[in-house]
Predicted 3D model of a 347-nucleotide part of an RNA (large-subunit ribosomal RNA, domain IV) from a soil metagenome. Its Rfam family is "Bacterial large subunit ribosomal RNA". The prediction has a mean pLDDT of 88.

Context: one part of a larger RNA
RNA sequence: CCCUCGUUAAGGAACUCGGCAACUUACUACCGUAACUUCGGGAGAAGGUAGGCCCCGCGUAGCGUGUACGGUCCAAGCGGCCGGAAGCGUGAGGGGGUUGCAGAGAAGAGGCCCAGGCGACUGUUUACCAAAAACACAGGUCUCUGCGAACGCGUAAGCGGACGUAUAGGGGCUGAUGCCUGCCCAGUGCCGGAAGGUUAAAGGGAGCGGUGCGAGCUGCGAACUGAAGCCCCGGUAAACGGCGGCCGUAACUAUAACGGUCCUAAGGUAGCGAAAUUCCUUGUCGGGUAAGUUCCGACCCGCACGAAAGGCAUAACGAUCUGGGCGCUGUCUCAACGAGGGACCCG
Numbered sequence: 001c002c003c004u005c006g007u008u009a010a011g012g013a014a015c016u017c018g019g020c021a022a023c024u025u026a027c028u029a030c031c032g033u034a035a036c037u038u039c040g041g042g043a044g045a046a047g048g049u050a051g052g053c054c055c056c057g058c059g060u061a062g063c064g065u066g067u068a069c070g071g072u073c074c075a076a077g078c079g080g081c082c083g084g085a086a087g088c089g090u091g092a093g094g095g096g097g098u099u100g101c102a103g104a105g106a107a108g109a110g111g112c113c114c115a116g117g118c119g120a121c122u123g124u125u126u127a128c129c130a131a132a133a134a135c136a137c138a139g140g141u142c143u144c145u146g147c148g149a150a151c152g153c154g155u156a157a158g159c160g161g162a163c164g165u166a167u168a169g170g171g172g173c174u175g176a177u178g179c180c181u182g183c184c185c186a187g188u189g190c191c192g193g194a195a196g197g198u199u200a201a202a203g204g205g206a207g208c209g210g211u212g213c214g215a216g217c218u219g220c221g222a223a224c225u226g227a228a229g230c231c232c233c234g235g236u237a238a239a240c241g242g243c244g245g246c247c248g249u250a251a252c253u254a255u256a257a258c259g260g261u262c263c264u265a266a267g268g269u270a271g272c273g274a275a276a277u278u279c280c281u282u283g284u285c286g287g288g289u290a291a292g293u294u295c296c297g298a299c300c301c302g303c304a305c306g307a308a309a310g311g312c313a314u315a316a317c318g319a320u321c322u323g324g325g326c327g328c329u330g331u332c333u334c335a336a337c338g339a340g341g342g343a344c345c346c347g
Base pairs, nucleotide, nucleotide: 001342002341003340004339005338006337007336008335010333011332014331019328027051028050029049030048031047036041038176052098053097054096055095056094062090063089064088065087069083070082071081072080073079074077099103111326112325113324114323115322116321117320118318119317123135124134139174140173141172142171143170144169145168151160152159153158177313178312179311180310182243183242184241187240188239189236190235191234192233193232196231197230198229202225203224207220208219209218210217211216244262245261246260247259248258271305272302283299284298285297286296287295
């Protein structure tokens, strides 16, 4: 010096990215417990007090057991039910005393609170750097599927689906609950459409060739008939997706409820908003601090939120993330001593 421990004056987070680590707390009984809430919860909230031993009341009151006994009922029994001495077991609570530094005397044995983000929750996950706001989840919704189902595996037979049958099964999205989920069907997709257009093989053969004396044989071949698909006409956004620009205007100024104009399929509604989203940005104001690029509350100029790739709230929950506080501490000021094991020396 390293590792693992123990103790520490005064201070008590000044450490640090960050209280990381360590400390504190810890049991039982009683008292007492807020906001908020889905009325279950939050709660062990928080915060307090007590705890050993001895004596007293017959080890008390009470409770359990329980025979003798008493009561009651009947189906009259070695019966049921009720009460219940004694004995046995258990045993608060009260009063008095006593002792140590210390009585949950050792071990074991929650630190707590406030506010916010995310995800409702219990669960699941990168076996060996990630446990999470990721996955799943009940619930919601769209869509397919009438049963030899759809769908999946397989060349097939066959099997799963399912010994199920639309309150079922498959697929997609969303993700408890509460309040909600606006506008656009022009493009793409999907669904529907007995017309029309286009369209293959095939049918059809006008007509035109080759060859033969010829019958014929053999080619080419127009009109016309001919599916799905595409075109076309509609529908559909909890389908893929999308949801504007410029100029002017009010009796201070500023701003613009208002007007004009261009474009679009339609121009972003509610709610939220410097946000897990804000570039400018440490925006501005307020709070907290002596001092705050973080945090909380507001504002809205949203570079580039926005409604099931859901929007906004939300009690409870979380080895989650962020900010603050109380307690407590060798994290630190600032280090010291001690123990064990290494390192080091000799062998």